RNAcentral holds the full RNA, with entries from ENA and SILVA.
Predicted 3D model of a 472-nucleotide part of an RNA (small-subunit ribosomal RNA, 3' major domain) from an uncultured bacterium.

Context: one part of a larger RNA
RNA sequence: UGACGGGGACCCGCACAAGCGGUGGAGCAUGUGGUUUAAUUCGAAGCAACGCGAAGAACCUUACCAAAUCUUGACAUCCUUUGACAACUCUAGAGAUAGAGCCUUCCCCUUCGGGGGACAAAGUGACAGGUGGUGCAUGGUUGUCGUCAGCUCGUGUCGUGAGAUGUUGGGUUAAGUCCCGCAACGAGCGCAACCCCUAUUUUCAGUAGCCAGCAUUUUGGAUGGGCACUCUGGAGAGACUGCCCGGGAUAACCGGGAGGAAGGUGGGGAUGACGUCAAAUCAUCAUGCGCCUUAUGAUCUGGGCUACACACGUGCUACAAUGGCUGUUACAGAGAGAAGCGAAUCCGCGAGGAAGAGCAAACCUCAAAAAGGCAGUCUCAGUUCGGAUUGUAGUCUGCAACUCGACUACAUGAAGCUGGAAUCGCUAGUAAUCGCGAAUCAGAAUGUCGCGGUGAAUACGUUCCCGGGUCU
Numbered sequence: 001u002g003a004c005g006g007g008g009a010c011c012c013g014c015a016c017a018a019g020c021g022g023u024g025g026a027g028c029a030u031g032u033g034g035u036u037u038a039a040u041u042c043g044a045a046g047c048a049a050c051g052c053g054a055a056g057a058a059c060c061u062u063a064c065c066a067a068a069u070c071u072u073g074a075c076a077u078c079c080u081u082u083g084a085c086a087a088c089u090c091u092a093g094a095g096a097u098a099g100a101g102c103c104u105u106c107c108c109c110u111u112c113g114g115g116g117g118a119c120a121a122a123g124u125g126a127c128a129g130g131u132g133g134u135g136c137a138u139g140g141u142u143g144u145c146g147u148c149a150g151c152u153c154g155u156g157u158c159g160u161g162a163g164a165u166g167u168u169g170g171g172u173u174a175a176g177u178c179c180c181g182c183a184a185c186g187a188g189c190g191c192a193a194c195c196c197c198u199a200u201u202u203u204c205a206g207u208a209g210c211c212a213g214c215a216u217u218u219u220g221g222a223u224g225g226g227c228a229c230u231c232u233g234g235a236g237a238g239a240c241u242g243c244c245c246g247g248g249a250u251a252a253c254c255g256g257g258a259g260g261a262a263g264g265u266g267g268g269g270a271u272g273a274c275g276u277c278a279a280a281u282c283a284u285c286a287u288g289c290g291c292c293u294u295a296u297g298a299u300c301u302g303g304g305c306u307a308c309a310c311a312c313g314u315g316c317u318a319c320a321a322u323g324g325c326u327g328u329u330a331c332a333g334a335g336a337g338a339a340g341c342g343a344a345u346c347c348g349c350g351a352g353g354a355a356g357a358g359c360a361a362a363c364c365u366c367a368a369a370a371a372g373g374c375a376g377u378c379u380c381a382g383u384u385c386g387g388a389u390u391g392u393a394g395u396c397u398g399c400a401a402c403u404c405g406a407c408u409a410c411a412u413g414a415a416g417c418u419g420g421a422a423u424c425g426c427u428a429g430u431a432a433u434c435g436c437g438a439a440u441c442a443g444a445a446u447g448u449c450g451c452g453g454u455g456a457a458u459a460c461g462u463u464c465c466c467g468g469g470u471c472u
Stems, first nucleotide, its partner, number of pairs: 007472007015462002019426005026317008034308002042053002064303003068299003073127001077126002079123005088101005106117004129292002133289002138286002140281003143277001145275001150189006156165003169180003195269004200237007209227001214224003240263001243257005319419001323378007335366003340359002345354003385416001390411007432454007
C1' cells in the first nucleotide's frame, strides 16, 4: 500500500423480508458423471461445466472403431516428358478401386520449326498433410466480478523512504452525480449524454385502409372516385426540475402540485473503465516449439457418437372440475418463401395424396391463432384425469429409416392423487398462462432466438443470510 476479520459506521442489489409460481417425488426429452464397449471421438468442471461448443450425429457431417486400400499423396507451388480433357456403357467388387469398350482430339501467337496458357496423365524430389501435443510458449475471441462506480495521470505540497494528498470531510445522487469546504490545482479512462426501438403529435407521400361523403354493385373496398382516418416511412415538435409551493446552507438536491400522451435517467436495447481468475478456447481461425511421414497423413464400406445396474443438472407433460371432451363462434403480432411458399377443388378416418391458381410478395401463400365466448356432457373415480409402454396397419423425406427419423389410425392404458431435507425465478404489461413464427434443416425440437393474446399478488422494513461499494 493492499487483502482479510464470526471488528465498527454508512449505503446498495429479487440479497433477505412480503408475495406468486416452480425445482427436489412420477413418466418422458435432453446434457453430464459413472459403467460398459472394437469404438462408445474431442472439449467445457463451484458461482462463471452439465437443452454448453452442436442454428439440428441414419450415409455425409465425423474427428472414434473394425475391415479393405493408397504412398509426391484427397489439397498447393516448382521441374521434365507425353497428351486435349471429359462424358457414357459393360465386367469384378461392400465400395474405394481395377480391367475392357465406345467416342473425341482444347485456346492464343507463329518465321509452320516452334513458343505460351489452362487442363489431364506419368516420373523425380523439394514438399504436401496432421481435428496429433502444449491455452502453463502465444495472437485473436469470450466468460466473470459488474453496467459495480470505480481506476489513474501531470504539476505542486508533505514524508529519509515505501508512499500520501488530490479521490478524504458536510450534504446529495442510480452514479468519483452535483454542491459546499479543504495544500491542492487541473486532466484522462469509466458514469451520464450523443445511437436504435417504443409511448404523443405536426407535416410530406399514398399500388395496404375508408360508405368517412358520392355513384355502381356479383355485397367481396369488388369497381369508379378520394387520401379525411387507420397504417406505412422520411423530416420535425415534445420533457428541460422548464413553472408554482414547502424543506434545505440563500447551494446541490428532496417532497408535493399544475399543465401534459409521457415527470423527474418515461419504458426497453446497444454500449462493459484499470484490472482479477497462469479462467476458457492450439477442435473456428492464426501461430512458436517439439512430435508422426508406406503413417498420428489420405480413400472407402459397415459400425459407433443413440450402449445402461445407477447418480446429478436443465426442461416438457401431468396428477384434474378455475378441469376433460364434443359442437359452434371471435380477436394478434412478428416473420419466412423460387431446387421455394404452395391456394381453390377432389380423394383419404388421418398423417397425407392428386391438382396446380397466385406470388421474388404491405398484393399471393404458409395461416387454423390458442387461451377466450356460447351450448351440451362428465360428477370426484386412478375416472370421459393422465398419457408412458407395447402390438398391428400406414404416410412422408431421403440411394437407404435394421442398428437409429418424424408423423398418422386402431388397439393397449404404466407411474402419477401436488412431492422430505433442501433449493430457484420474478417488482408491471413483470410473474403466471396461451398460442404463433424463424434460424439450422432433404427429413428430424419438449431446445434456442423472437412475436403477440389474457394478465396478477406483494414490498412493513434492513435485525439476519449472500454479494458489492465508501471510510475507519
Rfam family: Bacterial small subunit ribosomal RNA. Gene Ontology terms of the family: structural constituent of ribosome and ribosome. The coordinates come from a structure-prediction model, not an experiment, and the mean pLDDT is 85.